Background
The RNA shown here (c-di-GMP-I riboswitch aptamer) has 85 nucleotides and comes from Methylophaga sp.
RNA sequence: ACAUGAAAAAGCCAAUCUCAGUGUGAACCGAGUACGGAAAAUUACAGAUCUUAAGUGAAAUAUUUAAGAUGGCUGAAUUGUUCUU
Numbered sequence: 001a002c003a004u005g006a007a008a009a010a011g012c013c014a015a016u017c018u019c020a021g022u023g024u025g026a027a028c029c030g031a032g033u034a035c036g037g038a039a040a041a042u043u044a045c046a047g048a049u050c051u052u053a054a055g056u057g058a059a060a061u062a063u064u065u066a067a068g069a070u071g072g073c074u075g076a077a078u079u080g081u082u083c084u085u
């Protein structure tokens, strides 16, 4: 420097739930909690899922368009670290 693994050691993040706040909503943010995670760090580019509005439709858990959400849904891109091999 590159690759690999996560048993042990030292660290890191924080599911769920609760409280408070923001948003029509999906959801986000702060504090506590810890399910889990070797990228559970960053990025909405592609897919997937979800929300709102309008339309099509007899109706639908259907479909179209637009605007959003989700990175701990998957892939991809970028970056980084402990120890082992």
Base pairs, nucleotide, nucleotide: 003085005083006082012037013036017032018031019030021028022027035072041078042077043076045075046074047073048070049069050068051067052066053065054064055063056062
The model forms 89% of the base pairs in the Rfam consensus. Rfam family: c-di-GMP-I riboswitch aptamer. Rfam's curators write: GEMM was predicted in a large-scale screen for bacterial structured RNA regulatory elements. The organism belongs to Methylophaga, within Bacteria. Model confidence (mean pLDDT): 86 of 100.